[in-house]
Record summary:
Transfer RNA from Candidatus Moranbacteria bacterium RIFCSPHIGHO2_01_FULL_55_24, 73 nucleotides, folded computationally. Taxonomically the source falls in Candidatus Moraniibacteriota (Bacteria, Bacteria candidate phyla). It matches the Rfam family "tRNA". Gene Ontology term of the family: triplet codon-amino acid adaptor activity.
RNA sequence: GGGUGUAUAGCUCAGUUGGUAGAGCAGUGGCCUUUUAAGCCAACGGUCGUAGGUUCGAAUCCUACUACACCCA
Numbered sequence: 001g002g003g004u005g006u007a008u009a010g011c012u013c014a015g016u017u018g019g020u021a022g023a024g025c026a027g028u029g030g031c032c033u034u035u036u037a038a039g040c041c042a043a044c045g046g047u048c049g050u051a052g053g054u055u056c057g058a059a060u061c062c063u064a065c066u067a068c069a070c071c072c073a
């Protein structure tokens, strides 16, 4: 220099054909328990890497860029 992949909650990851963004774990509150742990219940937590474009509507399609990993030279 060329190419491929990944980027979504604190962490690990889903998200189908474009139609209001989810799970598990962690943390918080409650129940239970002599207490802790375990178990049960609930709520909380998101600019979907950044900036544009297409569209009535974008995590999803297109373009550029950034970070990381890999391949080729």
Stems, first nucleotide, its partner, number of pairs: 001072007010025004019056001028042004049065005